This is a predicted structure of a 584-nucleotide part of an RNA (large-subunit ribosomal RNA, domain I) from Thermosynechococcus sp. Its Rfam family is "Bacterial large subunit ribosomal RNA".

[in-house]
Context: one part of a larger RNA
RNA sequence: GGUCCGGGGUGGAUGCCUUGGCUGCCCGAGGGGAUGAAGGGCGUGCUAAGCUGCGAUAAGCCGGGUGGAGGCGCAAAAAGCCGUUGAGGCCCGGAUGCCCGAAUGGGGAAACCCGGCAGGGUGUUGAGCCCUGUCAUCCGCGUAAGCGGAGCCGAUACGGGACGAAGUAAAACCUUCUAGUAGUCCCAGGAAAGGAAAUCAAACGAGACUCCCCGAGUAGCGGCGAGCGAAAGGGGACCAGCCCAAACUAUGCGGGUGCCAUGGUGGCAGCCUUAGCCCGCAUAGGGUUGUGGGACAUACACGGAGAGGGCUGCCAACCUCUCAGGGAGUUACAAAACUGCCACCUAGCCGAAGUGAGCUGGAACGCUCCGCCAUAGAGGGUGAAAGCCCCGUAGGCGAAAGGUGAGCAGUCUCCCGGGUGUAUGAUCCCAAGUACCACGGCCCCCGUGGAAGGUCGUGGGAAUCAGGGGGGACCUCCCUCCAAGGCUAAGUACUACGGGCAGACCGAUAGCGCAUAGUACCGCGAGGGAAAGGUGAAAAGAACCCCGGAAGGGGAGUGAAAUAGAACCUGAAACCCCGGAUCC
Numbered sequence: 001g002g003u004c005c006g007g008g009g010u011g012g013a014u015g016c017c018u019u020g021g022c023u024g025c026c027c028g029a030g031g032g033g034a035u036g037a038a039g040g041g042c043g044u045g046c047u048a049a050g051c052u053g054c055g056a057u058a059a060g061c062c063g064g065g066u067g068g069a070g071g072c073g074c075a076a077a078a079a080g081c082c083g084u085u086g087a088g089g090c091c092c093g094g095a096u097g098c099c100c101g102a103a104u105g106g107g108g109a110a111a112c113c114c115g116g117c118a119g120g121g122u123g124u125u126g127a128g129c130c131c132u133g134u135c136a137u138c139c140g141c142g143u144a145a146g147c148g149g150a151g152c153c154g155a156u157a158c159g160g161g162a163c164g165a166a167g168u169a170a171a172a173c174c175u176u177c178u179a180g181u182a183g184u185c186c187c188a189g190g191a192a193a194g195g196a197a198a199u200c201a202a203a204c205g206a207g208a209c210u211c212c213c214c215g216a217g218u219a220g221c222g223g224c225g226a227g228c229g230a231a232a233g234g235g236g237a238c239c240a241g242c243c244c245a246a247a248c249u250a251u252g253c254g255g256g257u258g259c260c261a262u263g264g265u266g267g268c269a270g271c272c273u274u275a276g277c278c279c280g281c282a283u284a285g286g287g288u289u290g291u292g293g294g295a296c297a298u299a300c301a302c303g304g305a306g307a308g309g310g311c312u313g314c315c316a317a318c319c320u321c322u323c324a325g326g327g328a329g330u331u332a333c334a335a336a337a338c339u340g341c342c343a344c345c346u347a348g349c350c351g352a353a354g355u356g357a358g359c360u361g362g363a364a365c366g367c368u369c370c371g372c373c374a375u376a377g378a379g380g381g382u383g384a385a386a387g388c389c390c391c392g393u394a395g396g397c398g399a400a401a402g403g404u405g406a407g408c409a410g411u412c413u414c415c416c417g418g419g420u421g422u423a424u425g426a427u428c429c430c431a432a433g434u435a436c437c438a439c440g441g442c443c444c445c446c447g448u449g450g451a452a453g454g455u456c457g458u459g460g461g462a463a464u465c466a467g468g469g470g471g472g473a474c475c476u477c478c479c480u481c482c483a484a485g486g487c488u489a490a491g492u493a494c495u496a497c498g499g500g501c502a503g504a505c506c507g508a509u510a511g512c513g514c515a516u517a518g519u520a521c522c523g524c525g526a527g528g529g530a531a532a533g534g535u536g537a538a539a540a541g542a543a544c545c546c547c548g549g550a551a552g553g554g555g556a557g558u559g560a561a562a563u564a565g566a567a568c569c570u571g572a573a574a575c576c577c578c579g580g581a582u583c584c
Base pairs, nucleotide, nucleotide: 001583002582003581004580005579006578007577008576009575015569016534017533020506021505022503023502024501025500026499027498028497029495030494031153032152039100040099041098042055043054044053050074051073061094062093063092064091065090066089070082071081072080105114106113107112115135116134117133118132119131120130121129122128137150138149139148140147141146158189159187160186161185162184163183169176173223199206200205210237211236212235213234214233220228221227241487242486243485248285249284250283251282252281253280254279255278256277257276263272264271265316266315267314268313269312270311290465292430293429294428295427296425297424298423299422300421301420302419304323305322306321307320308319309318325416326415327414328413329412337411338410339409340408341407342405343404344403345402346401348397349396350395354370355386356369357368358367359366371388372387373377379391380390381389436460437459438458439457440456441455442454443453446472467482468481469480470479471478521528522527541568544555545554546553547552
């Protein structure tokens, strides 16, 4: 020195564990903010730092509820306190809430500096300092004073819109593809968008929209390459339908015109004269459709009661008001709120049955024997493995206060309540720089193609039902539907957040980057970004003695165990040391 055996050190693999993660499902909830947010800075304790909480009233102040013996957070100890006159905890409401931050009096290198005005305090009484209130910009309304709103944050995941790539694919590449994707911007909502046919269909018919399955990788598109890729129809989810513009009428305002004509409801007689007529605007009535609808005129049918009205009288009709009666409603169809009840959310409460014997053990939850409950044998804890020990579980119960309800009822609000229906009518209306056409683009499965349809730009530019659009160039017949105004739940998408449940998900080099940390650290910055878990059932965390300056160790003691001693469960390997054996 090699090898082997034994012992130890180092090291932190492995096993076991889990306070943390990952994924999915189901509910809830889906916003916060100038009443100053989100996020921070600095403070705040008997206490040095950190976290958490809070804000100069500072781990807190007040009220209500719950709860019932302990409490003064993580977090020990000492000191000092609080609590059955109900503390601490939990829930609801309120008060306080420094400075920065949209930051908003002005400035600014965030957490700082400097002001104006009004009021107050202090004061050496015109100083200075302090406190309270107020003073940004833009938009809407308003003559103004003023009032109301916005700004910003966020999971921007889902949604709508505007602009809009490239790597790539085509085995090159230019049309094409990637893809209307990523990205940028605007606008939201709890969902958004869409939505009540100028839709489809096919000679039969359907009947808003949205979402899913099939249709179907079909019909098609396509350097007919790569590739892209419908619809009708069928089956489901859900279900809901409405309001305006116009014609016409009335009133008001403005403009024009107009003086006995017109008009003042009709008939007769009288009376009145800027009441009339035309245009425009506003308000109210009317009206909303495709077997065309509506207005207006005429005719017919029906229509509870009362009062009033117009220039006068009578009659009729008309108008207004009131009542009876009827209907509806706040998610659209008109719109706001309150009250009661109910349900739910935000604390909680009750809740069965062994702590029986023997054995092992440090400990019984194990084994043997004997019982019991079960609408509860989910799960967790307890000195090992517990239905009956503890927390719970099944099943029930509960709110002063705040919130939610597309629950119920009432108050309330609105409507009908006198027009409605039918018929006739070549009277009037039925959304205009629109439809449509041309040219230039884009979207549709559709790449210009025979290219319809939708949409935008430029130019031209209709009609009102005897009208107009569509049915894939175009024309005819036929069928079908009414554009150029608007609203509309549900079914659908998503998950920052709250709750519940689950896993042939991980178990500390795994699982989120984090068993917590966006910390330490790196970078001027944008940004990048770790490592790090485990004594024991219980600290019983080793009094006392010895060596040593200490660290550390030896005894003693605790414990079931101390090679469980805090550098603490197990404790592999490399590597190191000691003893023994053997070989050189």